[in-house]
RNA sequence: GCCCGGAUGGCGGAAUUGGCAGACGCGGAGGUCUCAAAAACCUUUUCCGAAAGGAGUGCGAGUUCGAGUCUCGCUCCGGGCA
Repeated sequence: GCCCGGAUGGCGGAAUUGGCAGACGCGGAGGUCUCAAAAACCUUUUCCGAAAGGAGUGCGAGUUCGAGUCUCGCUCCGGGCA
């Protein structure tokens, strides 16, 4: 240099053919139970905002009524070829 794959909450990891983003698990916080604890169970857990609402999938643009998903450029990570 060329080719392929990847980047999503604090962490792992889903999201069908473009149609509710953050499922599910771990971790955190509060609670129930207990003499007390462990276990189990319940609630909650991205950000801004008093609320209404808005923003958010590596970064920037594009297509579309609608993009994590499709297209282009870039950054970074992994692999292959030379």